RNA sequence: CUAGUGAUUAGAGUUUGAUCCUGGCUCAGGAUGAACGCUAGCGGCAGGCCUAACACAUGCAAGUCGAGGGGCAGCAUAAAAUAAGCUUGCUUAUUUGGUGGCGACCGGCGCACGGGUGCGUAACGCGUAUGCAAUCUACCCUAUACUGAGGGAUAGCCCGGAGAAAUUCGGAUUAACACCUCAUAGUAAUUAGAGAUCGCAUGAUUUUUAAUUUAAAGGUCACGGUAUAGGAUGAGCAUGCGUCCCAUUAGCUAGAUGGUAAGGUAACGGCUUACCAUGGCGACGAUGGGUAGGGGGCCUGAGAGGGUGGUCCCCCACACUGGUACUGAGACACGGACCAGACUCCUACGGGAGGCAGCAGUGAGGAAUAUUGGUCAAUGGGCGCAAGCCUGAACCAGCCAUGCCGCGUGCAGGAAGAAUGCCCUAUGGGUUGUAAACUGCUUUUAUUUGGGAAUAAACCUAUUUACGUGUAGAUAGCUGAAGGUACCAAAUGAAUAAGCACCGGCUAACUCCGUGCCAGCAGCCGCGGUAAUACGGAGGGUGCAAGCGUUAUCCGGAAUCAUUGGGUUUAAAGGGUCCGCAGGCGGUGCUAUAAGUCAGUGGUGAAAUCUCAUAGCUUAACUAUGAAACUGCCAUUGAUACUGUAGCACUUGAAUUCGGUCGAAGUGGGCGGAAUAUGACAUGUAGCGGUGAAAUGCAUAGAUAUGUCAUAGAACACCGAUAGCGAAGGCAGCUCACUAGGCCUGGAUUGACGCUCAGGGACGAAAGCGUGGGGAGCAAACAGGAUUAGAUACCCUGGUAGUCCACGCCGUAAACUAUCAAUACUCGUUUUCAGCGAUAUACAGUUGGAGACUAAGCGAAAGUGAUAAGUAUUGCACCUGGGGAGUACGAUCGCAAGGUUGAAACUCAAAGGAAUUGACGGGGGCCCGCACAAGCGGUGGAGCAUGUGGUUUAAUUCGAUGAUACGCGAGGAACCUUACCAGGGCUUGAAAGUUAGUGACCGAGGUGGAAACAUCUCUUUCAGCAAUGACACGAAACUAGGUGCUGCAUGGCUGUCGUCAGCUCGUGCCGUGAGGUGUUGGGUUAAGUCCCGCAACGAGCGCAACCCCUAUCUUUAGUUGCCAUCGGGUUAAGCCGGGAACUCUAAAGAAACUGCCAGCGUAAGCUGCGAGGAAGGUGGGGACGACGUCAAGUCAUCACGGCCCUCACGUCCUGGGCCACACACGUGCUACAAUGGUAGGUACAGAGGGCAGCUACUGGGUGACCAGAUGCGAAUCUCUAAAGCCUAUCUCAGUUCGGAUUGGAGUCUGCAACUCGACUCUAUGAAAGCUGGAAUCGCUAGUAAUCGCGCAUCAGCCAUGGCGCGGUGAAUACGUUUCCCGGGCCUUGUACACACCGCUCGUCAA
Repeated sequence: CUAGUGAUUAGAGUUUGAUCCUGGCUCAGGAUGAACGCUAGCGGCAGGCCUAACACAUGCAAGUCGAGGGGCAGCAUAAAAUAAGCUUGCUUAUUUGGUGGCGACCGGCGCACGGGUGCGUAACGCGUAUGCAAUCUACCCUAUACUGAGGGAUAGCCCGGAGAAAUUCGGAUUAACACCUCAUAGUAAUUAGAGAUCGCAUGAUUUUUAAUUUAAAGGUCACGGUAUAGGAUGAGCAUGCGUCCCAUUAGCUAGAUGGUAAGGUAACGGCUUACCAUGGCGACGAUGGGUAGGGGGCCUGAGAGGGUGGUCCCCCACACUGGUACUGAGACACGGACCAGACUCCUACGGGAGGCAGCAGUGAGGAAUAUUGGUCAAUGGGCGCAAGCCUGAACCAGCCAUGCCGCGUGCAGGAAGAAUGCCCUAUGGGUUGUAAACUGCUUUUAUUUGGGAAUAAACCUAUUUACGUGUAGAUAGCUGAAGGUACCAAAUGAAUAAGCACCGGCUAACUCCGUGCCAGCAGCCGCGGUAAUACGGAGGGUGCAAGCGUUAUCCGGAAUCAUUGGGUUUAAAGGGUCCGCAGGCGGUGCUAUAAGUCAGUGGUGAAAUCUCAUAGCUUAACUAUGAAACUGCCAUUGAUACUGUAGCACUUGAAUUCGGUCGAAGUGGGCGGAAUAUGACAUGUAGCGGUGAAAUGCAUAGAUAUGUCAUAGAACACCGAUAGCGAAGGCAGCUCACUAGGCCUGGAUUGACGCUCAGGGACGAAAGCGUGGGGAGCAAACAGGAUUAGAUACCCUGGUAGUCCACGCCGUAAACUAUCAAUACUCGUUUUCAGCGAUAUACAGUUGGAGACUAAGCGAAAGUGAUAAGUAUUGCACCUGGGGAGUACGAUCGCAAGGUUGAAACUCAAAGGAAUUGACGGGGGCCCGCACAAGCGGUGGAGCAUGUGGUUUAAUUCGAUGAUACGCGAGGAACCUUACCAGGGCUUGAAAGUUAGUGACCGAGGUGGAAACAUCUCUUUCAGCAAUGACACGAAACUAGGUGCUGCAUGGCUGUCGUCAGCUCGUGCCGUGAGGUGUUGGGUUAAGUCCCGCAACGAGCGCAACCCCUAUCUUUAGUUGCCAUCGGGUUAAGCCGGGAACUCUAAAGAAACUGCCAGCGUAAGCUGCGAGGAAGGUGGGGACGACGUCAAGUCAUCACGGCCCUCACGUCCUGGGCCACACACGUGCUACAAUGGUAGGUACAGAGGGCAGCUACUGGGUGACCAGAUGCGAAUCUCUAAAGCCUAUCUCAGUUCGGAUUGGAGUCUGCAACUCGACUCUAUGAAAGCUGGAAUCGCUAGUAAUCGCGCAUCAGCCAUGGCGCGGUGAAUACGUUUCCCGGGCCUUGUACACACCGCUCGUCAA
């Protein structure tokens, strides 16, 4: 170098019934100088006032040199002298600087380093790259030269004075490497003059001439001084580029900008001064305001970015606050000075002292941040020749889980799967869990004992080697704070060591108990109102682990400010339109250049950090070495496609001209007719006008209507359009003048002259404002009339501003195509306007407009689609969750109204777009239903029955409550039922099961009692050989029991929509998807019934059919049913023999299918007083009820989860209650009468029931019924009609209607009819009631209406109820439909989805 290699981008929850999108909010990750809560075994490495640059007690942090000096206070020492003591040679004291040394002083060097902090500073402060030809640099290095001679002071010391002190004054005397003078010197400096060379320029270098300026000593050496030049180091200055937010800060500036001269500085410079000129900066953001030390780096991120600047390194600034200079090489000086200020301290009140943002430490502040430690052993610094001294720099130690890293809290075996705990479907199982116990092993760590470092090599001392008096080397010796530390060895023994958070989803991990919208949780969505995996506790689990959580902050996720990498029709977002300066962008060819651009090279990009490799601590963190990197800046050399710049040329962009053409384009003037209003006159008479209906209003003073004339203002029917013109707003009778524009054809001309456009300018509907006109109609405000609960509205009658004109303001609109302007490109069909072409009303072509449909593409979709929302380019404008709010403040415009610009606090988890399925609509279309209409009969009025509400009550048990509760559960409340109330009893219990034991039980009787019950007496087993069994009692135990709660925990059953015709699925297809299609459409049907069509083809649940009854017939069978024929027989009667025909019974079949005919229709099918048929188009009726809705009803039929009661919420008994009664409602019965009542006579059913029963028949009773008696467990016997028909009477009345109520007397059932039964007889009956207000219900044919009969329950019955049965037996349906109600299908709108009983707005109150 190449091949290539490595690294690298994750989402989720939340708007909806569901969907797609837009869009915000929230979470999962990483990080921290952190703090807080709970917890805590060890070590290594790092870090540790983020707040008050707040105030500071105390100690320390800068000294050193006697080899510069005078000296000698203190220490040591030597000698001498003096004095004292005495053990006569010792001790003590004094003196003498002699020596080692040395306090204070003079002098030299240092104190400008090191250390701290981040106040200030938006600046050449910092970073980076340059420059100084405009500069300085002590100590150090190199080179050259010199080092002569003098002088006068001063501190100290001594004496004296002032002061409380700090301190200070005077006198005498003294030294120096302190200070001063003179000489010497130029390669030095300055000034003046001349020459040469060089540089982009100011200018620099060099040669030469004249004037001025310096030294201190010692000596053996080392060392030192002076001058000059150079180096190194450090510093100063200048410049390019980069360096936060606000324009609701737009103008700033007087030394200000420049020049000349002077001063000043190490040095340039308005740095300063004088004079002169009037400049300088600014939309590429000046000025002002706010905030902030900058960088290397650090955190995050895939990156680009975003955030940050603590520790370490570089730079800057500061040192109580502000200012000033001095000294010095260097300071305007942290531990120097002076002044001012604030504060603190001392004071004898006169006056003084101080500066921890150095190291420790204290107070304060704060959520919060350490010891008043050791050592100069090492590294480094200052002084010194050196020994050495100093060094809170530094090295170490202490405290703190503050962080990172490492280690440990044991390992293996061990199932009776122990016990405890917890859970469950609970004789049992699961889980904790191989976990523990138990057995064996190991010993890191902790403990004890012993050993024990490296860091140390220098300086220095001694010896010694080389040469040359001195330097360089070698050997030996001296020196350790940390520290008896790291480390090593041994001993003992599992011994010394686990917590925190979480467990609804996101997000790994589930159960029980407690609580009951309370207590509480919560990062978002959200949990909690009696079964909470969401609160609290527990068991279990999950995650991390000496830590774990929470809080705070930053980045990420967020493509959610989008350069990489977003948008603007409807979600937030295109300026109302055009013109246009700056700016941005720009057609074709050639030449030059090389600014951008690309490539090579050089310099720089400090170190540390990051990455890679290797190495050192047992590993790691950490550290070291090397490499790479530092994406940057500067310089230089090339390249020239593109962009730029300069020049030349071109014609296709653009423009001009000639010709033609078009239009409600604009401005001003003139003219016109219709209509309206008003006025005058005339005709004419009673209303007009207006509305849903009215009224106000006008009108006999003559309206409205009609006619003629006149006046006025405004607007221009028809043409007229899906048309035309204009930049937009906008523009409409005709015509004239002026002005502007578009389009078309072919020539000619200019030669990129173009596009867009912040700021700026012009235009800009309606309304509004100002001045002056005008004013017919219309018409805010206002008035009146209506409507209405009200009606400051909609409707009506009037009516002023205004609407019109001229001039001037305003400057906004859903100013919309909700779609900025320009250019280029990209399938088709069709209509239209203005031109051109061809001979041309057709036709096709072409240019420019105006529309519709559509392909690809695009889009969240709706949609768009050459007039793009497609594909690209250029420029401008605008958006960044909803509300607050287009509001407030400020500024600006306006006469005002108001416009433009335009926030924040606070608050919510959404707000929103498009489309989907439903539901809804006083939306539309089609259709159906006793839905309306047409009819018949009721209810609502009366009395009674019954149910409900309410009230009452000891209790009036409970449930059902619009339709879909209310003669419902109940198909039978006097006791029982019974669940309620009062009282009295029982407690393993009233009932059932199992097991000991006993032998009776049953029955009869007595006492107490209301009864239950308690108690007493009598009687006393059966089967079996036996064991035992049956039956009864019964201690104890396991069990019970509950009509108590929850129908919103449930099963089952049921109502309703609705017997409405619907509801779905498979596969396919369409759509990103929810979903759609099928199922829609055209017909048809009772029907999603069928036919046709169709991206659908099929299928299921429903419909229909299959089932039952009924209507006709046939066959079979004839008893208990039937009797035509034959016979018998009776008063009569299928009564008898017989018959099997008929009716009937009950089994099997037949029959009906639009099958046939006619018409219509493609078909399905429809129509027909069609045929045939018993029946005709589902023949009539029943059973049968799709997916689902109403948390519909039922825990009191039953079952069942959970909760609750257990001497009671269980159970037994007596009595009461469920039947109460000012009232209200529902459902019925009976009526109000003559289509009737009463009395008498007389006829005809069906279905069903019957032995504790139905009962013929006979007798009794007025009767309910009673007594006797017979048949029948039933086609055999029995219970069985009424309306009807015939006759008589009543004669319209509260009645011979009606029967409530009440008195009396009875019957029956039943232990028992008082509360509280039914029935009978008699009496009562002027009890209401004479057809029922608003309103409302049922019914379409054997139906309504009307008439009776039966059955269930049941001792009896409050049944007028319910369920069935038959008898008699109508009216009406115009209408497919206007309306009310309910429903089905299609379609449309929706801000509803708990679905219109929705949602929502305003006001008021709490």

Predicted 3D model of a 1406-nucleotide RNA (small-subunit ribosomal RNA) from an uncultured bacterium. The coordinates come from a structure-prediction model, not an experiment, and the mean pLDDT is 82. It matches the Rfam family "Bacterial small subunit ribosomal RNA". Rfam 15.1 lists 42,628 matches to the family in 10,626 species.